[in-house]
Molecule: transfer RNA
Organism: Candidatus Kaiserbacteria bacterium RIFCSPHIGHO2_01_FULL_49_13
């Protein structure tokens, strides 16, 4: 330099172009307990940035940023 892939919650991952973007874990509260752990229960929190297409974009297109792999 070229090609391909990835970017969603604190973390690990889901999500046919249409539901309130979902789960586990974490964190906070409650129940339980002599106290704690475990368990039960409630809450909390996210689409990398800028444009475009569309009635509607996490999803499709373009550019940028960051990361990974391959080729040279």
């Nucleotide at each position: 330099g070229c090609u391909u892939c990835c970017a969603u919650a604190g973390u690990u991952c889901a999500a046919u172009g249409g539901a309130u973007a979902g789960a586990a874990u974490g964190c906070c509260g409650g129940c339980c307990u002599c106290c704690g752990a475990a368990g039960c229960u409630g809450g909390u929190g996210a689409u990398g940035c800028a444009g475009g297409u569309u009635c509607g974009a996490u999803u499709c297109c373009u550019g940028c940023u960051g990361g990974a792999a391959g080729c040279a």